[in-house]
RNA sequence: UGCUCAUCCAGAGAGGUGGAGGGCUCGGGCCCGUCGAAACCUCGGCAACCCCCUUCCGAGCGUGAUCCGUCGCGAGACGCGUCCGCCCGGUGGGGAAGGUGCCAAACCCGGACCCGUCGAGGAUGGCGUGGUCGAUGAGCG
Numbered sequence: 001u002g003c004u005c006a007u008c009c010a011g012a013g014a015g016g017u018g019g020a021g022g023g024c025u026c027g028g029g030c031c032c033g034u035c036g037a038a039a040c041c042u043c044g045g046c047a048a049c050c051c052c053c054u055u056c057c058g059a060g061c062g063u064g065a066u067c068c069g070u071c072g073c074g075a076g077a078c079g080c081g082u083c084c085g086c087c088c089g090g091u092g093g094g095g096a097a098g099g100u101g102c103c104a105a106a107c108c109c110g111g112a113c114c115c116g117u118c119g120a121g122g123a124u125g126g127c128g129u130g131g132u133c134g135a136u137g138a139g140c141g
Stems, first nucleotide, its partner, number of pairs: 001141008013043005021032003026111001028109002044103003049099002051095004056090003060086003064083003068079004113131002115128004
């Protein structure tokens, strides 16, 4: 820095440095801020994406065990089912050591653009857990 997928109405702050902005950007609103913004540091916390344990379900695999069936004179071979084991995926529950993340307000809320829908003769307008945009994680490059 690009692509894909998931999530974004829950949750969780004190101290120090700093010294005027901040809520991604444009623009409108609203809000936070000299009772100290951004940023950085320390400590604390939240959550559970990755991660760890586990229930159940399903797929695959096995010089594994075994019932039954078929074939074979026979050793046995094959097929189906069950159990066991391994592994993968899904699902419910639990954990928090580690990798991230986060700790005002729904991504703070609308607008502009796109899509859908409703309505209208038309211009235009209404509506939406919509998209775009953004953030975070995981995977791949």
Model confidence (mean pLDDT): 76 of 100. SAM riboswitch aptamer (S box leader) from a Nitriliruptoraceae bacterium, 141 nucleotides, folded computationally. It matches the Rfam family "SAM riboswitch aptamer (S box leader)". From the family's description: The SAM riboswitch is found upstream of a number of genes which code for proteins involved in methionine or cysteine biosynthesis in Gram-positive bacteria. The sequence was found by an Rfam model in a public genome assembly.